[in-house]
RNA sequence: UCCUGCCAUAUGGGAGAGAGUCGCGAAUAAUGUGACCACCGAAGGCGCAACCGCCCCGGCAAACGCUCAGGUCAACGGACCGUAUGGCAGUC
Numbered sequence: 001u002c003c004u005g006c007c008a009u010a011u012g013g014g015a016g017a018g019a020g021u022c023g024c025g026a027a028u029a030a031u032g033u034g035a036c037c038a039c040c041g042a043a044g045g046c047g048c049a050a051c052c053g054c055c056c057c058g059g060c061a062a063a064c065g066c067u068c069a070g071g072u073c074a075a076c077g078g079a080c081c082g083u084a085u086g087g088c089a090g091u092c
Base pairs, nucleotide, nucleotide: 003090004089005088006087007086008085009084010083011082012081013080018037020036021035022034023033024032038072039071040070044068045066046065047064051059052058053057
C1' cells in the first nucleotide's frame, strides 16, 4: 500500500399494512387524546433447530416464528445494501 473484518460518521437506495369507526378538544381538517375493530413486520424485544458442552440441564441463528413494542396518506422512522472518510485489527 492492496485486500478482508469490526466500529463510528456522512450520504444514496429502502418494503408491508384502514387518510378505519365512535367520543373529547379544535372554526374545518391535520396533529393530539380515550375506547373499539381490522391488518403489517424490516427499529427494538422475545422464542426455537442443527450443532456444542460440564449432558439434570445449559449454550446457541435468522430476513423463520411471536406481535410486547413499533407501524398502516405524506413526513419521521426503517432491517438490509451501496459509496466516501476516519479509527482499530488481521493477512500478505